[in-house]
Molecule: SAM riboswitch aptamer (S box leader)
Organism: Cytophagales bacterium
RNA sequence: CACUUAUCAAGAAAGGCUGAGGGAAAUGGCCCGAUGAAGCCUUGACAACCUGCCCUGACCAACGUGUCAGUGGUAAGGUGCCAACUCCAGCCCUGAUGAAAAAUCAGGGAGAGAUAAGUC
Repeated sequence: CACUUAUCAAGAAAGGCUGAGGGAAAUGGCCCGAUGAAGCCUUGACAACCUGCCCUGACCAACGUGUCAGUGGUAAGGUGCCAACUCCAGCCCUGAUGAAAAAUCAGGGAGAGAUAAGUC
């Protein structure tokens, strides 16, 4: 990089260096930013995907330091993350208003993306 599965409406910022951009992606919108963007460093937080422990339940040729499961509890070890729903829309469909295939609003799906675990 590719593929598979799960989740994506919750949560959580200070300091230092630096100095103009940033919010993944064409485009549109809307925001953030010299009261300091992105990046790097330090510290701190948030979080239960993996992992450990506990609890509960089920299973057995095996009764075990067993296996499996859980809207359960707990721990920050492996990752992740710390403006706005993944900031919103973009493609398809449905509904409402509407003369309308415009426009606005509401909802569903696809696609893309992010993160985790796994596979080659």